[in-house]
RNA sequence: GGGCCCGUAGUCUAGCUUGGACAGGACAGGAGCCUCCGGAGCUUCAGACGGGGGUUCGAAUCCCCCCGGGCCCG
Numbered sequence: 001g002g003g004c005c006c007g008u009a010g011u012c013u014a015g016c017u018u019g020g021a022c023a024g025g026a027c028a029g030g031a032g033c034c035u036c037c038g039g040a041g042c043u044u045c046a047g048a049c050g051g052g053g054g055u056u057c058g059a060a061u062c063c064c065c066c067c068g069g070g071c072c073c074g
Stems, first nucleotide, its partner, number of pairs: 001073007010027004020057001029045005050066005
């Protein structure tokens, strides 16, 4: 230098190939119920699409560039 894959809450992960309405789940966290206290259990709340641009009525999803990580080729 070239090619491929990956990046979604504090952590892990689904959704992407087929564009659609509030982005789902688990653990962790806050509050409440329960309990003598704690834990467990139940209810509830907050929190995320790596950055920018484009296409579109509409983008996590499609296109381009960049950033970060991994693998391969030279």
Model confidence (mean pLDDT): 82 of 100. The RNA shown here (transfer RNA) has 74 nucleotides and comes from a Thermoplasmatota archaeon. Rfam family: tRNA. Rfam links the family to the GO term triplet codon-amino acid adaptor activity. The family's RNA type in Rfam is transfer RNA.